[in-house]
Context: one part of a larger RNA
RNA sequence: CUGGGCUUAAAGAGUGCGUAGGCGGCAUGGCAAGUUGGGUGUGAAAUCCCUCGGCUCAACCGGGGAACUGCGCUCAAAACUGCUUUGCUUGAGGGAGAUAGAGGUGAGCGGAACUAAUGGUGGAGCGGUGAAAUGCGUUGAUAUCAUUAGGAACACCUGUGGCGAAAGCGGCUCACUGGGUCUCUUCUGACGCUGAGGCACGAAAGCUAGGGGAGCGAACGGGAUUAGAUACCCCGGUAGUCCUAGCUGUAAACGAUGAUCACUAGAGAUCAGCUGGAAUCGACCCCUUUGGUCUCGAAGCUAACGCGUUAAGUGAUCCGCCUGGGAAGUACGCUCGCAAGAGUGAAACUC
Numbered sequence: 001c002u003g004g005g006c007u008u009a010a011a012g013a014g015u016g017c018g019u020a021g022g023c024g025g026c027a028u029g030g031c032a033a034g035u036u037g038g039g040u041g042u043g044a045a046a047u048c049c050c051u052c053g054g055c056u057c058a059a060c061c062g063g064g065g066a067a068c069u070g071c072g073c074u075c076a077a078a079a080c081u082g083c084u085u086u087g088c089u090u091g092a093g094g095g096a097g098a099u100a101g102a103g104g105u106g107a108g109c110g111g112a113a114c115u116a117a118u119g120g121u122g123g124a125g126c127g128g129u130g131a132a133a134u135g136c137g138u139u140g141a142u143a144u145c146a147u148u149a150g151g152a153a154c155a156c157c158u159g160u161g162g163c164g165a166a167a168g169c170g171g172c173u174c175a176c177u178g179g180g181u182c183u184c185u186u187c188u189g190a191c192g193c194u195g196a197g198g199c200a201c202g203a204a205a206g207c208u209a210g211g212g213g214a215g216c217g218a219a220c221g222g223g224a225u226u227a228g229a230u231a232c233c234c235c236g237g238u239a240g241u242c243c244u245a246g247c248u249g250u251a252a253a254c255g256a257u258g259a260u261c262a263c264u265a266g267a268g269a270u271c272a273g274c275u276g277g278a279a280u281c282g283a284c285c286c287c288u289u290u291g292g293u294c295u296c297g298a299a300g301c302u303a304a305c306g307c308g309u310u311a312a313g314u315g316a317u318c319c320g321c322c323u324g325g326g327a328a329g330u331a332c333g334c335u336c337g338c339a340a341g342a343g344u345g346a347a348a349c350u351c
Stems, first nucleotide, its partner, number of pairs: 004322003008304001012319001014201004021194003025088003029084003033081002035077008049065006091191001092188003095184005103177007110154001114150008125136002162169002206247006215241002220236004258318006266296008276286002300307002324351003333344004
């Protein structure tokens, strides 16, 4: 270097955008760089191989041949790759018309619950547990009613429903805004795919500064339990959880399954749209079909479990990653970070 792999055995980067690079639709003319064929020059000798011969044989040596798979020059071919010319529309994109949606950002509004404060009623307990106790309560608690304040989250609807690249997104209204799907086949005419570096986004926790703080609640205190109990249970409770502006850049960031394209039986369900039909006040129902989602399953694949047109099947292109267990995601160095730490990432030794 080739060969083998990556759902669960080691192995798909958390996700996207995109630079270089790699790869790239149909037709046509040209060129001839790659490619293919012919000729020619060269490819020292020795070695290797074949054959003949010389030492009694062999090793060894000598003669001849082949080979030296390569390179240069030259002639030719034009299918494929490449470069170039002219076109095409099926890939890709634009346009027009519809359309579903917790997609995003900002602002405003709402009710239930909770806690607190104040006032009324009331008068001895409440709370909590397996049982208790700490705790709260005659300075009037719990319960109940009224008023006020505050913060956070949005019951039912809610659905193997929807949207988003992923992280993720759920009260209502408004403003701004991204993407998708369907129909028309109107336009451009290969504008495409992937993507080393790079850039952006990225749950929770954590960090910086300023706010906010109802409930919950690491740490911490107390009560129990227990042999002990730095826990599980109970009473409290600070950071935090929330907002604004930054940082961090990690997760079982999971479908443990990279992206794109093509092909390969079906069946059922569901969401969004289109066409047609029946019936209608309408909702709705049925059929065909496009794009999502879910279940089952032929062939095939798989070590098996299972996957199975949303492939883990059959092919193509590009990227990432793996190479026994431990030492170790450690040490050292470097980069990034305020720090915590993150990224990159060994070896000795050992089994």
This is a predicted structure of a 351-nucleotide part of an RNA (small-subunit ribosomal RNA, central domain) from an uncultured prokaryote. RNAcentral holds the full RNA, with entries from ENA. Its mean pLDDT, the model's own confidence on a scale to 100, is 87.